[in-house]
Formats: sequence, C1' cells, structure tokens
RNA sequence: AAAUAGAGUAGAGGUUGCGUGAAGCAUGAGUAAGCUGCCGGAUGUUCCAGAGACAGAGGAUGGCAGCCAAAAGGGCGGACGCCGAAGACAAAUGCAGGCUGGCUGUAUCUGUCUGGGCGCAGGGUGAAGAACUCUGUGACUGUCAUCCGUAGCCGGGUGGAGUGCUUUUGGUCGG
Repeated sequence: AAAUAGAGUAGAGGUUGCGUGAAGCAUGAGUAAGCUGCCGGAUGUUCCAGAGACAGAGGAUGGCAGCCAAAAGGGCGGACGCCGAAGACAAAUGCAGGCUGGCUGUAUCUGUCUGGGCGCAGGGUGAAGAACUCUGUGACUGUCAUCCGUAGCCGGGUGGAGUGCUUUUGGUCGG
C1' cells in the first nucleotide's frame, strides 16, 4: 500500500426524498341526522347471513317540500423526526363494530417484496378529476460493478440492489 470477516462514526440521492401528535384552514356540505306537512300503504331496526328482541294501520321502509343543521377519515401550510427513511402483502394473536359467523378497522410479532419520485392504463378505498394503495408499463434520477471512448474532466452500453453506497475509527485473517 492492497485485499478482507465483523463492529462502530459522519453523510449523499430529492427543493415534489419519507413519515408524524395537537391546534388552525379549506373541502366534506347546505350533505347526513332531527322536526313539520303532504304522498303512499306494510314492513323496518348493520355490509351479508343466522338467532333474538323491539318499533309499526294511533301509519313501517320509501318519496317530495320546508325549517334547522353536523362529524369522521382524507387534504393544505408550517413545525418536528428521519435516509428501510417508510410502505405493501400474508399468517397468528388481542381489541373494537354486536348475540354469533363472515367481513371491516386497529395494534403487536413473524415472514416476503420495494433504491427513489413521476406519467399512463386498469382495480381497491374514498364525497371527489384530491390523497393513499395494488398490478402492469414508460422514460427520468441516484449508487455500485463491468465494458468501450477520452490526455483528463466526462460521456455511452449492459447489469445488480438499500443487510446497498461514500467517508472515517479501531481492527480479524493473510502478505
């Protein structure tokens, strides 16, 4: 000096990198719910099913009109925390919706996948041409390996994945 098992330190990708509690703002929405009047005439009470209970001709579900009138999730800006940041899927368990089963939501653990953001098409969720997410696809971008060109800077082709890459500390093995 180079190679190298493993343990730390500090960082980069992007000004549309990732995520987040409360408050504020807009949307949700003049909507739901409630009340009144009219129509109508037998069912209704959870997304589905079962069981049970309750309401209902003293008028159910529903429709029209008037009055009154929300909330949650999601979003925005700032602030904060960060660089597997984080997200998704599957199984198990707990909790909630409730009496049960499905189903839905949420939390934990395990496993799998994804370097990052964006456009397009389709699906899911949603009030939504917002946002999130899944599948496919397209170019872009960062990083490393490899090959080619170049005096060099750098450019181009191909390929890989974040347990990666750069920096640095001590240090295993070996020379």
Predicted 3D model of a 175-nucleotide RNA (Lysine riboswitch aptamer) from bacterium D16-54. It matches the Rfam family "Lysine riboswitch aptamer". Rfam describes the family as follows. Riboswitches are metabolite binding domains within certain messenger RNAs that serve as precision sensors for their corresponding targets. Allosteric rearrangement of mRNA structure is mediated by ligand binding, and this results in modulation of gene expression. Its mean pLDDT, the model's own confidence on a scale to 100, is 78. RNAcentral holds the sequence, with entries from Rfam. Of the family's consensus pairs, 98% are formed in the model.